[in-house]
Molecule: transfer RNA
Organism: Candidatus Shapirobacteria bacterium
RNA sequence: GCGCCUGUAGCUCAGUCUGGAUAGAGCAACGGACUUCUAAUCCGCCGGUCGGGGAUUCAAAUUCUCCCAGGCGCA
Numbered sequence: 001g002c003g004c005c006u007g008u009a010g011c012u013c014a015g016u017c018u019g020g021a022u023a024g025a026g027c028a029a030c031g032g033a034c035u036u037c038u039a040a041u042c043c044g045c046c047g048g049u050c051g052g053g054g055a056u057u058c059a060a061a062u063u064c065u066c067c068c069a070g071g072c073g074c075a
Stems, first nucleotide, its partner, number of pairs: 001074007010027004020058001030044004051067005
């Protein structure tokens, strides 16, 4: 330098194929119940304008484009 993949909640990920109506799950954290206390269990609650900009569209996490970061391969 070229090609491919990944980037969504504090962490691990789903959702992208086929655009659609309040963006989800588990774990963690926090509050409560239980317990002499802790753990476990149960209940509740909080948390992301989807890596950034632009474009297409009535509508974009999803399509197009440029850039950024990480990984792999080739040279």